[in-house]
RNA sequence: CAGAGUAGGUGGAAUGCGUCAAGUGCCAAAGGAUGGGAGGUCGCCUUUGGACGAAGGGGAGACUCGCGUUAUUUCAUCGCUUCCGCUG
Numbered sequence: 001c002a003g004a005g006u007a008g009g010u011g012g013a014a015u016g017c018g019u020c021a022a023g024u025g026c027c028a029a030a031g032g033a034u035g036g037g038a039g040g041u042c043g044c045c046u047u048u049g050g051a052c053g054a055a056g057g058g059g060a061g062a063c064u065c066g067c068g069u070u071a072u073u074u075c076a077u078c079g080c081u082u083c084c085g086c087u088g
Base pairs, nucleotide, nucleotide: 001088002087003086008078009077010076011075012074013073014072015071016070017068018067019066026050027049028048029047030046031045032044036084037083038082039081040080056065057064058063
């Protein structure tokens, strides 16, 4: 000098959940995790409280076509800051 790696973001796929409204999203407070080490927060997660509030259709049925800023897994891609460390 160059490079790798976090939390996580985005997109695809699979399997679910909801559509009898949970979830997601918004606001506030508290707490937590976050490249191998130490400190840290734009970001992430959890809890509590508050406001808001959705897309259903087909079928006799099994089920099916949708819908939800839906969950998990997986693949692709993007991916920390300061100092030290690691690889070349």